[in-house]
Molecule: c-di-GMP-I riboswitch aptamer
Organism: Salibacterium salarium
RNA sequence: CUUCCGAACGGGCAAACUUAUCGAAAGGUAAGGACGCAAAAUUACGGGCCUACCGUCUUGCAGGACCAUGGCAGUCGUAUUACCGAA
Numbered sequence: 001c002u003u004c005c006g007a008a009c010g011g012g013c014a015a016a017c018u019u020a021u022c023g024a025a026a027g028g029u030a031a032g033g034a035c036g037c038a039a040a041a042u043u044a045c046g047g048g049c050c051u052a053c054c055g056u057c058u059u060g061c062a063g064g065a066c067c068a069u070g071g072c073a074g075u076c077g078u079a080u081u082a083c084c085g086a087a
Base pairs, nucleotide, nucleotide: 005085006084012037013036017032018031019030020029021028022027035074041080042079045077046076047075048072049071050070055066056065057064058063
């Protein structure tokens, strides 16, 4: 110095919920707030999950079923990057 690893130090992020806002929704953004996280940083490439505006089918009507091009990175994995330095 690098890799593995995760004691300590300095810190970092921010679940649920509330308010406002965007969106058809899932969900996102901002503020508050902390359940937790050693990658809870980034990435939608793979698996998985969520929603169904539009579309297709069905229905006497109401409605129902299917469908991502929409989303989830705090669902798992990949890829990229990274602070500190005990055993």